A computed fold for a 329-nucleotide part of an RNA from a marine metagenome, annotated as large-subunit ribosomal RNA, domain IV. Its mean pLDDT, the model's own confidence on a scale to 100, is 87. Rfam family: Bacterial large subunit ribosomal RNA.
[in-house]
Context: one part of a larger RNA
Formats: sequence, C1' cells, structure tokens
RNA sequence: UCAUGGCUAAGGAACUAGGCAAAUUGGACGCGUAACUUCGGGAGAAGCGUCGCCCCCACUUGUGGGGGCCGCAGUGAAAAGGCCCAGGCGACUGUUUAGCAAAAACACAGGACUCUGCUAAAUCGAAAGAUGAAGUAUAGGGUCUGACACCUGCCCGGUGCCGGAAGGUUAAGGAAGGGGCUUAGACUUCGGUCGAAGGUCUUAACUGAAGCCCCGGUAAACGGCGGCCGUAACUAUAACGGUCCUAAGGUAGCGAAAUUCCUUGUCGGGUAAGUUCCGACCUGCACGAAUGGUGUAACGAUCUGGGCACUGUCUCGGCCAUGAGCUCG
Repeated sequence: UCAUGGCUAAGGAACUAGGCAAAUUGGACGCGUAACUUCGGGAGAAGCGUCGCCCCCACUUGUGGGGGCCGCAGUGAAAAGGCCCAGGCGACUGUUUAGCAAAAACACAGGACUCUGCUAAAUCGAAAGAUGAAGUAUAGGGUCUGACACCUGCCCGGUGCCGGAAGGUUAAGGAAGGGGCUUAGACUUCGGUCGAAGGUCUUAACUGAAGCCCCGGUAAACGGCGGCCGUAACUAUAACGGUCCUAAGGUAGCGAAAUUCCUUGUCGGGUAAGUUCCGACCUGCACGAAUGGUGUAACGAUCUGGGCACUGUCUCGGCCAUGAGCUCG
C1' cells in the first nucleotide's frame, strides 16, 4: 500500500450521476393501525408496550394473579423486515438475451376479427403417410389486442380481402377465309406460263376461362383523419361568416407527456437555493381511441422525485485484527 473484517469524538447525505456501500430494523406476546379499494385487501401498515430470576395463590400441563431480587443491559450470545409519501410503466404469479441487458421486452387470463362441415382448414413430406385428433364449430388453425372499469368516433378515394357477373380486354385450343411451295394436266413464241385434288409451310375473321378493367361491400383489414381570410361597444379572443381542397378532415379522453424542437415554456407546490419531481395551463415542432384511449386496488431484485430513522458515503481522518505485498534473512 492492497484485500477482508471491527471500533470511532462532533456533525449526520454536507458524499455521489444516484444513500452505491454500510448502518438502522429484526423474535414472541399484547395493544393499535390511515388514504385508497376490485371489499379479498392495503397490513407485519404506521406506532406503542412487555419479556430474566425467587416465593405464594388459582385451575389440570402451562398459563393467569399477587409479592419480592439483581444488572448498564432479561427474545442478556447466534440466527430473524428499515419504514413512509407521490408519480411513470406493466394488471397480477410467471418467461427471457447459457457467458455484459431481468426490463417498460415476451407470455398471460379476458376481448375481437378471420379461416375451417371433416378425407376440415393449417403444417411436415416429390409420395406413401403423419400431426391436427382417436378431436368435430362451446372444436381446430391464423392475426391483432392484453386483468378490471368507462369506452373504442369519422373516412372504403388508394392497397388488401370478400361478393357480383352485364359489358371491355384476354391464353392454349378450335377455326371460315387468304398467301407461299409442290404437280397430274393444259397452253406455249419452246425461253416458259397457268395449274385441280392431295401434301406441306404460313396467315387468320370468328370462338374461347380465370384474372385484370368494371360494379358493390369491408377499417378490433394495411392505413388516413386540412388550409387561408374576416368578424363582438376597451383590448384580447372568436360562439359566427366567407372561400379553396379532400375519401374523410382527429370525436371522447389525455396533453411540455417513456411523445414538446423552441424549453430550464408559464403559474403553483416542495427547498435557503430545484434543467429533475408533483399539480395545473394548452401555443399537441410531431397524443389519440384493440399499431387501442383514459383511469385503476393489488403486485414489481422495475424506473423517477421527496421524507423519517440510521449510519465513516462525506467534513477527515484515526485506531485495531487477519491475509497479501514490501524490506531483511
């Protein structure tokens, strides 16, 4: 000097990103126990008291009552919750990055949409076959949301899905007709020309399903949910009016928020002093309703702010023990 322990005057978080670490609390019995609440909880809330030994009495142990004794100290050592207030997120118990992340992530009961009538849909497999399921729509698969309470607005123009079949477009196939080659034959100025049937190459009117176009439906499908100008007898603001655009212009609720750039917004609270925190306001750069909205008791090795108790975290160090290191041998 380091590591691990123990003690420490006065102060008591002044330390620090942050009470990290340490300290406090701790058992049993009795009393007592708030807001809130889903009436179960919260709750061991909080807070307070008692505890040893000897004698007597009561009833059956063991308790209860009375009297007394000792110590600084009686759950006499050890073992044995610190607590409270407010807020964010997630309802909860659970699960997860074997070896830097345990969480607000995943799951979850509950909710919704959708597919599937059984040789089910879906999945694995060239197939046979298997799972689904020795199940049968109160079942099985997929997707989203995520207890509970109150709710879940408007838009179907785009994309998707579902339904429709009149019209348009349209493949293979079929095919009227046309063209080229070939030649039995005919004609010939002997150079050649024409040329049926058949064959072959090619072209093609017309016909021809689904799909697409088209017509409807559908948002707890993917998604989307405006701008400018004017107006009230102080000012300010605009219930009101005008105009442009749109498929429709964001409803309820919430809001400087896990979302707010400007921003340490402004006001209030807490502090002597508060970029954090809590309550409001609304000018929402860029919240918003199952990519769910707003609340919410209980729960959390979660995150944030505050307080009490407590302490070597600190003012600011000191001492001791054990081990290592160092020096000498």